A computed fold for a 384-nucleotide RNA from Desulfarculales bacterium UBA696, annotated as Bacterial RNase P class A. The sequence was found by an Rfam model in a public genome assembly.
[in-house]
RNA sequence: GAAGCAGGGCAGAUGAUCGCCGCCGGCGCGAUGAGUGCCGGGGGAGGAAAGUCCGGGCUCCACAGGGCAGGGUGCUGGGUAACUCCCAGUCUCGGUAACGAGGAGGAAAGCGCAACAGAAAGCAGACCGCCUCGCCCGCUUGCGAGCGGGGUAAGGGUGAAACGGCGAGGUAAGAGCUCACCGGUCCCGAUGGUGACAUCGGGAGCCAGGCAAACCCCACCCGGAGCAAGACCAAAUAGGAGAGCGAUUGAGGGCCGCCCGCCCGAGGCUCUCGGGUUGGUCGCUUGAUCCAGCCGGUAACGGCUGGGCUAGAGGAAUGAUCAUCACCCCCGCGGCCCUUGGGCUUCGAGGGGAACAGAACCCGGCUUAUGACCUGCUUCGGAU
Numbered sequence: 001g002a003a004g005c006a007g008g009g010c011a012g013a014u015g016a017u018c019g020c021c022g023c024c025g026g027c028g029c030g031a032u033g034a035g036u037g038c039c040g041g042g043g044g045a046g047g048a049a050a051g052u053c054c055g056g057g058c059u060c061c062a063c064a065g066g067g068c069a070g071g072g073u074g075c076u077g078g079g080u081a082a083c084u085c086c087c088a089g090u091c092u093c094g095g096u097a098a099c100g101a102g103g104a105g106g107a108a109a110g111c112g113c114a115a116c117a118g119a120a121a122g123c124a125g126a127c128c129g130c131c132u133c134g135c136c137c138g139c140u141u142g143c144g145a146g147c148g149g150g151g152u153a154a155g156g157g158u159g160a161a162a163c164g165g166c167g168a169g170g171u172a173a174g175a176g177c178u179c180a181c182c183g184g185u186c187c188c189g190a191u192g193g194u195g196a197c198a199u200c201g202g203g204a205g206c207c208a209g210g211c212a213a214a215c216c217c218c219a220c221c222c223g224g225a226g227c228a229a230g231a232c233c234a235a236a237u238a239g240g241a242g243a244g245c246g247a248u249u250g251a252g253g254g255c256c257g258c259c260c261g262c263c264c265g266a267g268g269c270u271c272u273c274g275g276g277u278u279g280g281u282c283g284c285u286u287g288a289u290c291c292a293g294c295c296g297g298u299a300a301c302g303g304c305u306g307g308g309c310u311a312g313a314g315g316a317a318u319g320a321u322c323a324u325c326a327c328c329c330c331c332g333c334g335g336c337c338c339u340u341g342g343g344c345u346u347c348g349a350g351g352g353g354a355a356c357a358g359a360a361c362c363c364g365g366c367u368u369a370u371g372a373c374c375u376g377c378u379u380c381g382g383a384u
Base pairs, nucleotide, nucleotide: 001380002379003378004377005376006375007374008373010371012325013324014323015322016321017320018319020044021043023041024040025039026038027037028036029035046356050367051366053365054364055363056362057361058226059225060224061223065260066259067258068257070222071221072220073219074218075089076088077087078086079085090104091102092101093100094099105217106216110215112211113210127156128155129152130151131150132149133148134147135146137144138143139142164182165181167179168178169177183207184206185204186203187202188201189200190199191198192197230282231281232280233279240273241272242271243270244269245268252264253263254262255261289308290307291306292305293304294303295302296301327353328352329351330350331348332347334345335344336343337342338341
C1' cells in the first nucleotide's frame, strides 16, 4: 500500500421565531358538570419503531384431569421469565488464513425417491471381454474363425457415484478366495475431559452408497384465542316472529378437534329470520426497566450500592423557517511517499451531499434495509 475477517457505539449539535400533543402548578369563564381561555415549568419516535418469524407478561374461556390426533425441538455444558434465542465448547463442511455456516439422534424397524447414460444404481448386473467344454470349418499338428453350454466380475466402457484400496499368493480364468498393510463398521479396553468427544491399544474378512429440510422411528416439550383481548358507564330498540327439545330417569351448554371423564344447569335452553346500539371512560405505560460504580464468571449473564422516570396519540401529535458549527465528497496551494499517474496529510475559499426509515398494550430475541466513523485480527506486495 492492496484485499479481506470480526466487533463497537453514533444516527448530527447549538440558538432564535412560529406551530402541534400531553402532564404539573396558578388565575378565570361555565351550572362547583362536560368543557374552555391565559400564564409559568418539564417532557414528546427507532436502531431497526419494519417483517409478524419465535418466546413471554397481561386479559378472557376456566380452571379437573387422562388418552388420541396435531404441533415444536433434536451434539454437550451453561445463561435466561422463556425460546427455535444468547455464550462457551465438540464434530462436520467451506476458506491459504483471520473466520463463517450447520439441515448435528436413527438409513441394519418399515415404506420410498434419484433424469440421462449404462448390462446393471441395494444385495443389482454381463455390452466389450477372460477361462473352459461340445459341435464344426480352415490350415503351418498347434493356432485361428463361427455356433452353443458352463464359470467369472480382476481389465475396458457409461456415469456424480458401479457393492472397499494397494500389493502378493492362489485359480482353468477370476473374486477378501487367502495373507500383510491401509480405510470403513462393530465389539472390548486404557488415558484425558462434567460432557459431547479426542488420542492410543487389541480383536473380528464384518465390507451394510446418497437422501429423513422424504414419509417414518426414537427422545423430550406443548391448553386455546388474542388489546379488534377484556372491564365499566350511558343510550336506544321490536319485553319481535318461527321451529325443536325439556323439568333431575339430566334438554342444553362448557373444557381448541375426537374419546373417556368432569362441571354448570330448569317455565328454561338451542337454532333460524329480523330489529336496536356503532357513544364515552378505562385497559395505556413504574417495567423480567434505564444509568453509574464495585464484585463474581472465559463469556452469555448474575449480585450489591447509589441515582433516574425519559411519548401515550385516538383517524391518529413530536413540524416548518433561518443562522453558526461539526461529518462526508469534489476543487486548489504546499509537504511526504511511490513514479505516465496515484496515495497520504496541514491549510483555504467555493460547490454539493447528509442514508434506512415513523410508536399505537408492553417486553426478550431473530431476520431484513441503511450513512459516516472507530478498534482489533488475517493474507499478499514493497521499503527499511